[in-house]
RNA sequence: AAAUUAUAUCUGCCGAAUUCCCGAUACAAAGGGAAGUGGGGGAACCGUCUUGGGUGAAUUGAUCUUGCAUUAGAGGGAUCAUAGGGAACCUUCAACCGAAUCCUUAAGCUAACCUCGCAGGCACCGGAAGGAGUUACU
Numbered sequence: 001a002a003a004u005u006a007u008a009u010c011u012g013c014c015g016a017a018u019u020c021c022c023g024a025u026a027c028a029a030a031g032g033g034a035a036g037u038g039g040g041g042g043a044a045c046c047g048u049c050u051u052g053g054g055u056g057a058a059u060u061g062a063u064c065u066u067g068c069a070u071u072a073g074a075g076g077g078a079u080c081a082u083a084g085g086g087a088a089c090c091u092u093c094a095a096c097c098g099a100a101u102c103c104u105u106a107a108g109c110u111a112a113c114c115u116c117g118c119a120g121g122c123a124c125c126g127g128a129a130g131g132a133g134u135u136a137c138u
């Protein structure tokens, strides 16, 4: 000097997942409340004719493989692609993600109303080109 790993703080990102008050007596926790924000259930009207439904960007397909005693098939696994998704706005290119999980026979929309959540994870000068816009100075 460079690289790698770990920890802490700041900053920023995905996501609804943040802030404040009481608890509190020295720190703090369980617990409770408020604001904000996200989800579910739930009339009329309208819609549907029931082949499960919800959260989420995470849907769909091809090939190979597995597959009940057998064939086929449901389902599972792998690979490749894909709807779709994310760091101030738009377009294009590039790289990356394209999961997981919950409910249990019930559910469309849905005012009033009822009800639940506020987690978890990640990054280090922010990939490139063009455009639009804002601010400051002259």
Stems, first nucleotide, its partner, number of pairs: 011123004018035005036118006046108001052103004060081007084097002089131005
Predicted 3D model of a 138-nucleotide RNA (c-di-AMP riboswitch aptamer (ydaO/yuaA leader)) from Paenibacillus crassostreae. Its mean pLDDT, the model's own confidence on a scale to 100, is 75. RNAcentral holds the sequence, with entries from Rfam and Ribocentre.